[in-house]
Context: one part of a larger RNA
RNA sequence: CGCACAUGGUGGAUGCCUUGGCGAUAAGAGGCGAUGAAGGGCGUAGAAGUCUGCGAUAAGCGUAGGUUAGCUGACAAACGAGCUAUAACCCUGCGAUUCCCGAAUGGGGCAACCCACUUACCUUUUGGUAAGUAUCCUUAAGUGAAUACAUAGCUUAAGGAGGCGAACCCGGCGAACUGAAACAUCUAAGUAGCCGGAGGAAAAGAAAUCAACCGAGAUUUUCCUAGUAGCGGCGAGCGAACGGGAAACAGCCUGCAAGUGAUAUUUAACGUUUUAGUGGAACAGUCUGGAAAGUCUGACGAUACAGGGUGAUAGUCCCGUACACGAAAAGGCGUUAUUGGUACUAAGCUUGCGACAAGUAGGGCGGGGCACGAGAAACCUUGUCUGAACAUGGGGGGACCAUCCUCCAAGGCUAAAUACUCCUGACUGACCGAUAGUGAACCAGUACCGUGAGGGAAAGGCGAAAAGAACCCCUGUGAGGGGAGUGAAAUAGAACCUGAAACCGUAUACGU
Numbered sequence: 001c002g003c004a005c006a007u008g009g010u011g012g013a014u015g016c017c018u019u020g021g022c023g024a025u026a027a028g029a030g031g032c033g034a035u036g037a038a039g040g041g042c043g044u045a046g047a048a049g050u051c052u053g054c055g056a057u058a059a060g061c062g063u064a065g066g067u068u069a070g071c072u073g074a075c076a077a078a079c080g081a082g083c084u085a086u087a088a089c090c091c092u093g094c095g096a097u098u099c100c101c102g103a104a105u106g107g108g109g110c111a112a113c114c115c116a117c118u119u120a121c122c123u124u125u126u127g128g129u130a131a132g133u134a135u136c137c138u139u140a141a142g143u144g145a146a147u148a149c150a151u152a153g154c155u156u157a158a159g160g161a162g163g164c165g166a167a168c169c170c171g172g173c174g175a176a177c178u179g180a181a182a183c184a185u186c187u188a189a190g191u192a193g194c195c196g197g198a199g200g201a202a203a204a205g206a207a208a209u210c211a212a213c214c215g216a217g218a219u220u221u222u223c224c225u226a227g228u229a230g231c232g233g234c235g236a237g238c239g240a241a242c243g244g245g246a247a248a249c250a251g252c253c254u255g256c257a258a259g260u261g262a263u264a265u266u267u268a269a270c271g272u273u274u275u276a277g278u279g280g281a282a283c284a285g286u287c288u289g290g291a292a293a294g295u296c297u298g299a300c301g302a303u304a305c306a307g308g309g310u311g312a313u314a315g316u317c318c319c320g321u322a323c324a325c326g327a328a329a330a331g332g333c334g335u336u337a338u339u340g341g342u343a344c345u346a347a348g349c350u351u352g353c354g355a356c357a358a359g360u361a362g363g364g365c366g367g368g369g370c371a372c373g374a375g376a377a378a379c380c381u382u383g384u385c386u387g388a389a390c391a392u393g394g395g396g397g398g399a400c401c402a403u404c405c406u407c408c409a410a411g412g413c414u415a416a417a418u419a420c421u422c423c424u425g426a427c428u429g430a431c432c433g434a435u436a437g438u439g440a441a442c443c444a445g446u447a448c449c450g451u452g453a454g455g456g457a458a459a460g461g462c463g464a465a466a467a468g469a470a471c472c473c474c475u476g477u478g479a480g481g482g483g484a485g486u487g488a489a490a491u492a493g494a495a496c497c498u499g500a501a502a503c504c505g506u507a508u509a510c511g512u
Base pairs, nucleotide, nucleotide: 001511002510004508006506007505008504009503015497016461017460020432021431022429023428025426027424028423029421030420031164032163039101040100041099042055043054044053046079049075050074051073061095062094063093064092065091066090070083071082072081106115107114108113116133117132118131119130120129121128122127135161136160137159138158139157140156141155142154143153168199169197170196171195172194173193179186183233209216210215220247221246222245223244224243230238231237251413252412253411255353256352257351258350259349260348267337268336269335270334271333272332273331274330275329277325278324279323283298284297285296287294299316300315301305307319308318309317362386363385364384365383366382367381368380369379372398393408394407395406396405397404448455449454468496471483472482473481474480
């Protein structure tokens, strides 16, 4: 050195596990904010740090309930000092407190800091405490220029707004890569992105609609119609409607006057529901074992054999589960009563008189939207220039004209069916099981990187129970190890379940 066998080290695959994720279902909720939010800074415990909670009343204060014999949150054990049947701790409702920054709002500012003014009260003074002092909009009052009346302006008061938030919705602005096998019309796409606005949904909506000579009867969503009719460098591609089936259905208002008399609102009762909870059936022995829930024997419950835990696999050990019950307080919804005659507030009713929408419809030029790219191009919309009729009227029926049919623009409101899920609890999976599943099972948007926008990890498992190894020995009062002891097991010893391979040894036999 090779080979064989045995036995180790290293390493952390595999198996098993799950605190965490992912996807769905049916409910709830769909907002928070100048009564100062979201998010932070700094503090706060007997004890240094971090997390959680809280705010100078600071792991908390008051009160009304529930439950209960223990308690002073976690990492994290001990000590100390305490609380508690005069009810602590814990859970729920309602309150109180709530430093500083932040829309941040007295002014400033390099966020968590600096500097003010006014009024009131206290104080011998320096000073202290409390409240107020931003901007914009609306309304009202006062004051008031050039400039006579006035107006602008200014001042004050009251009310409102501002900012944040995952998607969904409406509107404004609006790409490119890409496809067309290049590329310009076209496509991607009115997408991404930016901006404005709103709600629990939004938007749309009660025909100047369709249809076709028969008729239908607001809107929205859906299945067909149909990849059809069409549009299209007739390329790539884009792509309806009529009609039919279904979900859900709801219609109304206007100015003046009169009458009637309701709603919002207030309070209460009842019902229901949410925010703590309560009761809740039924098993013993034998054997193996460290341990019984396993085995064997014999029982019992079941409106409960969902699920989880307990030293292995438990209907009857524990928590639960089926079922039954429960609220002082606060909230949601519904019904009934009450209140209110305040506000012309109105999706009320009746009657009378009235109104029925003009720089509009239409036209020219230039755009945009309609499945429809200017086309034979109707229809809708409008930057610009124009410009009617008045129900004896007007719009539409895809150039245009006539006939016929149908509707009534230029004012407004409107639930449901539809879209979404930052969030709450319940339930669920031929979803993952630590290189998977969220980036994150673990103090993760952390450590770390970057001037910054931003990028962004790794890292789970002793044991049933710490019983986490007293004591002795070697050693540097080490590291590490050997005994002893615990334990079922220590080749389960904290570098801790299992412990593969690569890689590195040791012992023995043989060969060289």
Molecule: large-subunit ribosomal RNA, domain I
Organism: Symbiodinium sp. CCMP2430